[in-house]
Transfer RNA from an archaeon, 72 nucleotides, folded computationally. The prediction has a mean pLDDT of 82. Its Rfam family is "tRNA". By type it is a transfer RNA.

RNA sequence: GGGCCUGUGGUCUAGUGGUAUGACGUCACCCUUACAAGGUGAAGGUCGCUGGUUCGAUCCCAGUCAGGCCCA
Repeated sequence: GGGCCUGUGGUCUAGUGGUAUGACGUCACCCUUACAAGGUGAAGGUCGCUGGUUCGAUCCCAGUCAGGCCCA
């Protein structure tokens, strides 16, 4: 330098154009003498970034950034 793959709450993850899913974790309450386990509820994401297409984009297109693999 060229090609391919990946990027989604703190962590892991689902989602092939129509208000982003679940688990773990966190917080509050219940339960307990207390802790753990268990139960109920809540907060937490502008989907790596910037543009484009579209009535509408996590999804399609272009560029770019980061990580990984291969070739030279």